[in-house]
Context: one part of a larger RNA
RNA sequence: CUGGGCGUAAAGAGCACGUAGGCGGAUAUUUAAGUCAGUUGUGAAAGACCGCAGCUCAACUGCGGGGUUGCAAAUGAAACUGGGUAUCUUGAGGGCAGGAGAGGGCAGUGGAAUUCCUGGUGUAGCGGUGAAAUGCGUAGAAAUCAGGAGGAACACCAGUGGCGAAGGCGGCUGUCUGGACUGACCCUGACGCUGAGGUGCGAAAGCGUGGGUAGCAAACAGGAUUAGAUACCCUGGUAGUCCACGCUGUAAACGAUGGAUACUAGGUGUGGGAGGUAUCGACCCCUUCCGUGCCGCAGCUAACGCAAUAAGUAUCCCGCCUGGGGAGUACGGUCGCAAGGCUGAAACUC
Numbered sequence: 001c002u003g004g005g006c007g008u009a010a011a012g013a014g015c016a017c018g019u020a021g022g023c024g025g026a027u028a029u030u031u032a033a034g035u036c037a038g039u040u041g042u043g044a045a046a047g048a049c050c051g052c053a054g055c056u057c058a059a060c061u062g063c064g065g066g067g068u069u070g071c072a073a074a075u076g077a078a079a080c081u082g083g084g085u086a087u088c089u090u091g092a093g094g095g096c097a098g099g100a101g102a103g104g105g106c107a108g109u110g111g112a113a114u115u116c117c118u119g120g121u122g123u124a125g126c127g128g129u130g131a132a133a134u135g136c137g138u139a140g141a142a143a144u145c146a147g148g149a150g151g152a153a154c155a156c157c158a159g160u161g162g163c164g165a166a167g168g169c170g171g172c173u174g175u176c177u178g179g180a181c182u183g184a185c186c187c188u189g190a191c192g193c194u195g196a197g198g199u200g201c202g203a204a205a206g207c208g209u210g211g212g213u214a215g216c217a218a219a220c221a222g223g224a225u226u227a228g229a230u231a232c233c234c235u236g237g238u239a240g241u242c243c244a245c246g247c248u249g250u251a252a253a254c255g256a257u258g259g260a261u262a263c264u265a266g267g268u269g270u271g272g273g274a275g276g277u278a279u280c281g282a283c284c285c286c287u288u289c290c291g292u293g294c295c296g297c298a299g300c301u302a303a304c305g306c307a308a309u310a311a312g313u314a315u316c317c318c319g320c321c322u323g324g325g326g327a328g329u330a331c332g333g334u335c336g337c338a339a340g341g342c343u344g345a346a347a348c349u350c
Base pairs, nucleotide, nucleotide: 003322004321005320006319007304008303012318014201015200016199017198021194022193023192025088026087027086028085029084030083031082033081034080035077036076037075039073040072041071042070049065050064051063052062053061054060091191092188093187094186096183097182098181103177104176105175106174107173108172109171110154115149116148117147118146119145120144121143125136126135162169163168206247207246208245209244210243211242215241216240220236221235222234223233258317259316260315261314262313263312266295267294268293269292270291271290272289273288274287275286276285299306300305323350324349325348332343333342334341335340
């Protein structure tokens, strides 16, 4: 010396399931593959290194010695890793008893509001802006009352509240269904962790076929503004937004922080349980488990900050980075109906 890193400097895959592989709890016993010990053989000579010697010295040459990471064989050791056998329960899973939740699918249903239609009242304005105009209105608008149609979204409750792996999920009811949490300690007995490939899920926009269309609104048209105004503002308005089925597979898919396990001061909120204390009872208070916030010590950090939900202390597995631009481009491959996605350079230049 045997690399350093990934919150913000380059760097955590958008998320999960899982194949191979890597890694893996406790006890006893066995084996001897890894490991370790001494032994034997081999590891050619020359060269290199050390010592001595020969040419007057040196280069050069000769002699001797050590060394030669290694390989093989037989013998031995058995702590650790691996293999075999037997056992265990704390990891993991199951059973039982509970309570919580916008978790997901399907079906039904409710009220407010916008728009439109019909009718009544009513008359000259309405609308819009910084100010206006386009626009709507005497063929009766706007306002107001009654009735009807239809689509989309669910005020209050609502909360650094809840649920979900992530994307995400919010009126109400029914039904089918996934996961998590708590308690007692009944069962199985390491069945575990991670996960290259692979498979599935995956906002919005977009695409295909068929429906639907109230409001909103890319494109587009008009009115303004302006030097211009292919914008911001206004009046309209089509795709789209909605539904069914299929595709796309990307986001500042963010905690810009991969997953798992263990350990390491405290304080204070809040959600879901359990136990205790107290009480007529509900609170209050104490303990404990799971989640979600804030503050903060040690420690870490370039600093900011993180700090039991770690960016601390450690172990295991995966992914990724290696100066800026060129460039997430070209070419090739592959996926896609397309748009494009994934994989992914170099010349050149600073």